[in-house]
Molecule: SAM riboswitch aptamer (S box leader)
Organism: Acidothermales bacterium
RNA sequence: AACUCAUCCAGAGGGGCAGAGGGACCGGCCCGUUGAAGCCCCGGCAACCUCCCGUAGUCAUACGUCUCGCAUCCGCGAGGCCGCACGGGAAUGGUGCCAACUCCGGCCUGACGCUGCGAGAUCCGCAGCCGGGAAAGAUGAGGA
Numbered sequence: 001a002a003c004u005c006a007u008c009c010a011g012a013g014g015g016g017c018a019g020a021g022g023g024a025c026c027g028g029c030c031c032g033u034u035g036a037a038g039c040c041c042c043g044g045c046a047a048c049c050u051c052c053c054g055u056a057g058u059c060a061u062a063c064g065u066c067u068c069g070c071a072u073c074c075g076c077g078a079g080g081c082c083g084c085a086c087g088g089g090a091a092u093g094g095u096g097c098c099a100a101c102u103c104c105g106g107c108c109u110g111a112c113g114c115u116g117c118g119a120g121a122u123c124c125g126c127a128g129c130c131g132g133g134a135a136a137g138a139u140g141a142g143g144a
Stems, first nucleotide, its partner, number of pairs: 003142006013042005021031003025106004043098003048094002050090006057084002064081007102136001107133004113129006
């Protein structure tokens, strides 16, 4: 870098150095000399991994382990632990994060969603809003 899975409307900033950019990309709209990026220090948020407790369920398949039974050469079966799931808690450790919903949109969709525009009642088209789903991106975890 790529792949798989989960999450993305919550939350949380001060100081020092530095000196013009930043918000992934494109468009918009913002942030920034009352100091951007970056680096350092301190603080915080959150709870993905981690740790602790509990619950009833599952324990089909595979693996580990314990007990019992059968067989006793290989082994087979049952039950438990572990694990999985759910709920609660902790924040020592590994990450992450601390303007704006991932800042908003981008692609598809609504067989009659709503509003507006077009000569526009129907139909059709376009735009906006609202809803749904993707894509992309970010973060974590995982295996190779």